RNA sequence: GGAGUCGGCCAGACAGUCGCUGUAGGCGCUUUAGGGCGCCUAUAGAGGAAAGUCCGGGCUCCAUAGGGUAGGGUGACGGCUAAUGACCGUCCGCCGUGAGGCGAGGAACAGGGCCACAGAGAAUAGACCGCCGAUGGCCACCGGACGCUCGGUGGAUCAGGUAAGGGUGAAAAGGUGCGGUAAGAGCGCACCGCGUUCGCGGUAACGCGAACGGCGAGGCAACCUCCACCCGGAGCAACACCAAAUAGGCAAGCGAUGACGUGACCCACCGAGCUUGCGGGUAGGUGGCUGGAGCGUGCGGGCAACCGCACGUCGAGAGGAAUGACUGUCGCGGCGGCGCAAGCUUCCGACAGAACCCGGCUUAUCGGCCGGCUCCCGCU
RNA sequence: GGCUGGGUAGCAGAGUGGUUAUGCAGCGGCCUGCAAAGCCGCGUACGCCGGUUCAAUUCCGGCCCCAGCCUCCA
Repeated sequence: GGAGUCGGCCAGACAGUCGCUGUAGGCGCUUUAGGGCGCCUAUAGAGGAAAGUCCGGGCUCCAUAGGGUAGGGUGACGGCUAAUGACCGUCCGCCGUGAGGCGAGGAACAGGGCCACAGAGAAUAGACCGCCGAUGGCCACCGGACGCUCGGUGGAUCAGGUAAGGGUGAAAAGGUGCGGUAAGAGCGCACCGCGUUCGCGGUAACGCGAACGGCGAGGCAACCUCCACCCGGAGCAACACCAAAUAGGCAAGCGAUGACGUGACCCACCGAGCUUGCGGGUAGGUGGCUGGAGCGUGCGGGCAACCGCACGUCGAGAGGAAUGACUGUCGCGGCGGCGCAAGCUUCCGACAGAACCCGGCUUAUCGGCCGGCUCCCGCU
Repeated sequence: GGCUGGGUAGCAGAGUGGUUAUGCAGCGGCCUGCAAAGCCGCGUACGCCGGUUCAAUUCCGGCCCCAGCCUCCA
């Protein structure tokens, strides 16, 4: 200098004018009162993702959250936490030269299921080509014998042996080598792989080493299933209260053999109404609602997630839904124009918009800054 | 704001771990004097991106799009 990887941060700045929403104060009008309306002043006013609603919790209601079945989720180990699968660290496997990245990563001798096509054979393995043909037949030749028959050699003809080699496939009963054999084969041996046991290290997953076992049998459990653990359901349009209004109506169905009350079912509890359709009324307000697992700084513990202490601080709360528009100066980036150059200048500026709150994940994002680390090249 | 369901050709609509049916429409041919009907044939279809698997439209996850439901009284 180039290429890359991981983590963190910012999300133009300042000033002015006019608006919008909340809060506080003041004034005026109005109301019996509570209160309402208008004006003025001060002050606060979107995000790192407010998004998707994918996990988890708080909160509220349903019975105090009960029992069982079903259903769903998770799955190496340890930690953290209010909680989680998603966070942190470690292990193992795969990818990458590397920094690093990815992984729902228990069990396939509890059982069921699937493995298309190709192929001889796809799970109680298998003989298509090839190799052999030891053993028993067959044929030929030679010899003994000369009737049955015996021995040897050869053929690869039949039975048969063989899983080394070829071929099929994603996958064919561990791999390489030597021995061995008729040919072969963990058949035997050495090394590697696998399993069991022991020792050492580690909290553990696991790693390292040694000994033993020739290693009885593939893959899929993000197919059913088994094992272990977790999960009651619904969601702020939850829920509570005030006000206004009336036709408390009609029909069908369910219900003391227990409906509804719970949004899977049964039990248990409770005890008289409930569901749907038609018709009717009102569609106003308040609380929940923002002070909380809060935020910032410093110190301490921890590799980290995170935790503790001290000090400081209050940073939106709307409800058809505010948080906006314009101007000026400066700055950054980009396309273009002018200029020899320094530079000058027009235009453009990312994704996006709180809706009960919080932790995590995922997705979108113009640009800029900082830090750790890796690889390559050059120079000294 | 919250909660559900879905995406297969131009339209409708089945299907399932192993070459995605069928109907209408479209195109070409046969038939006909010409058409219609009928017969025969034809086509870049599983929303996108990852993962599991030998293999994904299907199983799992994440995005994108579409549709539906949820307020008060009685």